[in-house]
The prediction has a mean pLDDT of 87.
Predicted 3D model of a 350-nucleotide part of an RNA (small-subunit ribosomal RNA, central domain) from a metagenome.
The full RNA is in RNAcentral, with records from SILVA.
Rfam family: Bacterial small subunit ribosomal RNA. The literature on the family includes a 2001 paper in Science by Yusupov et al., "Crystal structure of the ribosome at 5.5 A resolution".
Context: one part of a larger RNA
RNA sequence: CUGGGUGUAAAGGGUGCGUAGGUGGCAAGGCAAGUCUGAAGUGAAAAUCCGGGGCUCAACCCCGGAACUGCUUUGGAAACUGUUUAGCUGGAGUACAGGAGAGGUAAGUGGAAUUCCUAGUGUAGCGGUGAAAUGCGUAGAUAUUAGGAGGAACACCAGUGGCGAAGGCGGCUUUCUGGACGACAACUGACGCUGAGGCGCGAAAGUGUGGGGAGCAAACAGGAUUAGAUACCCUGGUAGUCCACACCGUAAACGAUGGAUACUAGGUGUAGGAGGUAUCGACCCCUUCUGUGCCGCAGUUAACACAAUAAGUAUCCCACCUGGGGAGUACGACCGCAAGGUUGAAACUC
Numbered sequence: 001c002u003g004g005g006u007g008u009a010a011a012g013g014g015u016g017c018g019u020a021g022g023u024g025g026c027a028a029g030g031c032a033a034g035u036c037u038g039a040a041g042u043g044a045a046a047a048u049c050c051g052g053g054g055c056u057c058a059a060c061c062c063c064g065g066a067a068c069u070g071c072u073u074u075g076g077a078a079a080c081u082g083u084u085u086a087g088c089u090g091g092a093g094u095a096c097a098g099g100a101g102a103g104g105u106a107a108g109u110g111g112a113a114u115u116c117c118u119a120g121u122g123u124a125g126c127g128g129u130g131a132a133a134u135g136c137g138u139a140g141a142u143a144u145u146a147g148g149a150g151g152a153a154c155a156c157c158a159g160u161g162g163c164g165a166a167g168g169c170g171g172c173u174u175u176c177u178g179g180a181c182g183a184c185a186a187c188u189g190a191c192g193c194u195g196a197g198g199c200g201c202g203a204a205a206g207u208g209u210g211g212g213g214a215g216c217a218a219a220c221a222g223g224a225u226u227a228g229a230u231a232c233c234c235u236g237g238u239a240g241u242c243c244a245c246a247c248c249g250u251a252a253a254c255g256a257u258g259g260a261u262a263c264u265a266g267g268u269g270u271a272g273g274a275g276g277u278a279u280c281g282a283c284c285c286c287u288u289c290u291g292u293g294c295c296g297c298a299g300u301u302a303a304c305a306c307a308a309u310a311a312g313u314a315u316c317c318c319a320c321c322u323g324g325g326g327a328g329u330a331c332g333a334c335c336g337c338a339a340g341g342u343u344g345a346a347a348c349u350c
Base pairs, nucleotide, nucleotide: 003322004321005320006319007304008303012318014201015200016199017198021194022193023192025088026087028085029084030083031082033081034080035077036076037075038074039073040072041071042070048066049065050064051063052062053061054060091191092188093187094186098181103177104176106174107173108172109171110154115149116148117147118146119145120144121143125136126135162169163168206247207246208245209244210243211242215241216240220236221235222234223233258317259316260315261314262313263312266295267294268293269292270291271290272289273288274287275286276285299306300305323350324349325348332343333342334341335340
């Protein structure tokens, strides 16, 4: 390479949009590029294979046949692929009743709590731990009452509940706004799927500039512990955490499971709709669609397990793997203010 694989053994890109490309529904006509078939030419000889012969055999040599799987020209076939013409509605999309949602953005606003400040009451402790000490306190702390300031986060509701492509999203109100679902079947008529490059988004930490700073808290300081203690515990405490703008582009970015479509026993919760039966009505019950869980058959699997939300049965497209270490390192290139990121070896060794 051909293959075989990718939940946990090596291996699914963090996630979307989308270019090229690949691939693609139903039915009819044309063409004949692919495809199939006939013929002709060519495919040197030697070599190869088969049959026969000559050197005493063999190697070697000679004769005949096959083969040379290919190319070119030409006649035909039209199922499939392709292409073209005119169509279809089931895929896809649009419109029209509707309800659900922590989806996003911006502005405003609320209460509880911590801390600080001021004032009152009040007096000797408070705090902390396994035990202590550092620390705070007679310059009046802790506790308690009233008032004020400021920042950050939103108890209960809350739920293997909801929404979002992922990251993620949770007090309340408003502005602007994205998507999904469901009913109907009016419209377009394959417009679809995937997607190398590319372009966006992307937790936390980190970076730049300017704000902000209550609590928490890397670094740091002190107290303990200990043989030591650059830790675990305690008292403090700065970056940071918050906001605006701009970078960074990584995570056990996980369901460790790429996307799309179709098919393949059931049972039971839950969320959002729709329809039906029944009923005075609501509930209940039944059917169905979409999501989210659990259990489970066939099947799959090395096992664990998965099992209509597949890791089953198939098709299409992309990404990735190919013994461990060296190493996600070196070098080069690109990106970044930097930190670093992306791409990514070899020697050597087992």